[in-house]
Context: one part of a larger RNA
RNA sequence: GUCAGCGACUUAGUCUGUGCAGCAAGCUUAAGCCGUAAGGUGUAGGCGUAGGGAAACCAAGUCUUAAUAGGGCGCUAGUUGUACGGAUUAGACUCGAAGCGGGAUGAGCUUAAUAUGAGCAGGUUGAAGAUGCAGUAACAUGCAUCGGAGGACCGAACCAGGAAACGUUGAAAUGUUUUUGGAUGACUUGUGUUAAGGGGUGAAAGGCCAACCAAAUUCCGCUAUAGCUAGUUCUCCGCGAAAACUAUUUAGGUAGUGCGUUGUGUGAAUGAUAUCGGGGGUAAAGCACUGGAUGGGCUAGGGGGAAGCGAUUCCUACCAAACCUAACCAAACUCUGAAUACCGAUACUCUAUGCACAGCAGACAGACUAUAGGUGCUAAGGUCUAUAGUCGAGAGGGAAACAGCCCAGAUCACCAGUUAAGGCCCCUAAAUAAUUAUUAAGUGGUAAAGGAGGUGGGAAGACUCAGACAGCCAGGAGGUUUGCUUAGAAGCAGCAAUCCUUUAAAGAGUGCGUAAUAGCUCACUGGUCUAGUAAUCCUGCGCCGAAAAUGAACGGGACUUAAAUAAUUUGCCGAAGCUGUGAGAUAUUUAUUACAAGUAAAUAUCGGUAGGGGAGCGUUCUGUUGUAGGUUGAAGCAUUAACGUAAGUGGGUGUGGACGAAGCAGAAGUGAGAAUGUCGGC
Numbered sequence: 001g002u003c004a005g006c007g008a009c010u011u012a013g014u015c016u017g018u019g020c021a022g023c024a025a026g027c028u029u030a031a032g033c034c035g036u037a038a039g040g041u042g043u044a045g046g047c048g049u050a051g052g053g054a055a056a057c058c059a060a061g062u063c064u065u066a067a068u069a070g071g072g073c074g075c076u077a078g079u080u081g082u083a084c085g086g087a088u089u090a091g092a093c094u095c096g097a098a099g100c101g102g103g104a105u106g107a108g109c110u111u112a113a114u115a116u117g118a119g120c121a122g123g124u125u126g127a128a129g130a131u132g133c134a135g136u137a138a139c140a141u142g143c144a145u146c147g148g149a150g151g152a153c154c155g156a157a158c159c160a161g162g163a164a165a166c167g168u169u170g171a172a173a174u175g176u177u178u179u180u181g182g183a184u185g186a187c188u189u190g191u192g193u194u195a196a197g198g199g200g201u202g203a204a205a206g207g208c209c210a211a212c213c214a215a216a217u218u219c220c221g222c223u224a225u226a227g228c229u230a231g232u233u234c235u236c237c238g239c240g241a242a243a244a245c246u247a248u249u250u251a252g253g254u255a256g257u258g259c260g261u262u263g264u265g266u267g268a269a270u271g272a273u274a275u276c277g278g279g280g281g282u283a284a285a286g287c288a289c290u291g292g293a294u295g296g297g298c299u300a301g302g303g304g305g306a307a308g309c310g311a312u313u314c315c316u317a318c319c320a321a322a323c324c325u326a327a328c329c330a331a332a333c334u335c336u337g338a339a340u341a342c343c344g345a346u347a348c349u350c351u352a353u354g355c356a357c358a359g360c361a362g363a364c365a366g367a368c369u370a371u372a373g374g375u376g377c378u379a380a381g382g383u384c385u386a387u388a389g390u391c392g393a394g395a396g397g398g399a400a401a402c403a404g405c406c407c408a409g410a411u412c413a414c415c416a417g418u419u420a421a422g423g424c425c426c427c428u429a430a431a432u433a434a435u436u437a438u439u440a441a442g443u444g445g446u447a448a449a450g451g452a453g454g455u456g457g458g459a460a461g462a463c464u465c466a467g468a469c470a471g472c473c474a475g476g477a478g479g480u481u482u483g484c485u486u487a488g489a490a491g492c493a494g495c496a497a498u499c500c501u502u503u504a505a506a507g508a509g510u511g512c513g514u515a516a517u518a519g520c521u522c523a524c525u526g527g528u529c530u531a532g533u534a535a536u537c538c539u540g541c542g543c544c545g546a547a548a549a550u551g552a553a554c555g556g557g558a559c560u561u562a563a564a565u566a567a568u569u570u571g572c573c574g575a576a577g578c579u580g581u582g583a584g585a586u587a588u589u590u591a592u593u594a595c596a597a598g599u600a601a602a603u604a605u606c607g608g609u610a611g612g613g614g615a616g617c618g619u620u621c622u623g624u625u626g627u628a629g630g631u632u633g634a635a636g637c638a639u640u641a642a643c644g645u646a647a648g649u650g651g652g653u654g655u656g657g658a659c660g661a662a663g664c665a666g667a668a669g670u671g672a673g674a675a676u677g678u679c680g681g682c
Base pairs, nucleotide, nucleotide: 001682002681003680005678006677011090012089013088014087015086016085017084018083019082020081021080022079023078026047027046028045032041033040034039051058052057061073062072063071064070093231094230096228100221101220102219103218104217105216111195112194113193114192115191116190117189118188119187120185122154123153124152125150129146130145131144132143133142134141158182159181160180162179163178164177165176166175197213199209200208201207234616235615236614237613239611244257245256246255247254248253259362260360261359262358263357264356265355266354269353270352271349273347274346275345276344277343278342284336285334286333290330291329292328294326295325296324297323299320301319302318303316304315305314306313307312366391367390368389369388370387371386372385373384374383375382396407397406398405411583412582413581414580416579417578418577422573423572424571425557426556427555431570433569434568435567436566437565438564444559450544451543454541455540456539457538458537459536462533463532471528472527473526474525475524477501478500479499482496483495484494507522511520512519584606585605586604587603588602589601590600591599592598617671619668620667621666622665623664624663629659636655637654638653639652640651642649643648
């Protein structure tokens, strides 16, 4: 891992509700006793029959009260049993802690102590001290020889375990190999003995106390407790949630309410739509208030300047209150003010519900999308509200794939039709459809500020056959080198002024240039040429801007008067939608009947998690049952027709070799795929 077996809402008491049964203003026994063990007896007790009040007390009433007013609570159906739902007390659906307490058992491992024994190859160093000699006044001191000290040195046994590799389902639940530390000592070691669990022992690491010690092991309390995790076994039918509010030593729990379901009652009371009647202070708007904020005017006050001895007066491209004027801003501004929403009335409609009481819940982690907002960075697949939708609990079609987007809500069957969203060149069902334009960028098939003689459409003007625009030819002058400044300043460093004349036209000069002149050029004019030219604004589609980490910005192929974009038109495809045909179920109504059951018709409905409601199938045992049946073959097993909406039923055949249905009832150790379930096989 797999196969087979086992494996989880039980039992008892009490309370409460529902169904059924008995009796009924009553109902009922408990212990006990008797007994053929089925039952009988037993009336103590319990519930009910009257309530109200704190009570005295009164009584179908009573309490409150001054009240005969009002109001509160009352003004007869129960009780016993039984099955089921729920609560409660118990282990209370099953498995699961870490832990807590009590009594015992452990120092044959290890820690420390104690008693008594044992062990340490070999080599090295050479302390104290001693003796001799030298030496000293005497000591001191020196030299030599002896001596054999040391938690001394090197290094086996022995003890240890610093480093690395290997090992890591090992050879080993701590080892092997190589290397390393101690090795006469606080050394190592044998045997006996002592210290015990909040206790010991500890050269102290929370170490060790029998392979697991921040409190050993074992049994008991014990099925400790677990608001936590996991699991919880047959079928079908009808309905169908919530992820909110309030409270909580509360936040992943629970309670009341809202939302679900079932029953009873009420009987349209509810909802939708229309019309009418209401209140409002949001959006918008506005500036009348409260505040903010800009320009101008006018003008207090202030700053600065001038005059005056001073008082004071005058000026002011400064600051600025109030006032006037123009144009603005506001969630906590409003002279105003919608749409919706909300409340009420009336009308219409219906198998739409609503409300009350009672039983049982689940749920109180929500998610995204759109809209109005808060918060945040007008960040987030962020967070917090409101309104709606979908998912949750929803399958089907579309969006390549894709809970929350678009379409659409699956009772069952069909090799029928018709549509929705979305599509119709191929992959791939359906238009290589039609008409008119645009785009050249593969734009389409990602992105901004900003940039550009890309290209289409539009608008209002300007110049132009009296010749425009561009090109070419020619002119582009005089007073004058204007005045000032300057070394110089002559159109062209700078300042001021910017006139006049001749002209077809020509600036006291557009740029280059010179030291300053000179020179080139432009504006402006004529000629030549010839038909459009130059600029502005609005707008459609494109272009650049455009760099990221595996290879990806039409799903791919591919697509250019498209298979792209804009607009118009007609077809077609396309879903579990709708329709058609057939079948079933549920509810309501009608008919029949007896108001039941059944049958028929009509109408509506039949996605579904948590959950509540209903109806069934099967297993074991019991009664009927010493049954029907059975060696002319039971149960069981294997295989295979047939039947039922399903759980399932079941004829035949084979095997098997002795038991054993069905129907109607009853009782449960009653249904397995999951629990790192459990036991056995492989």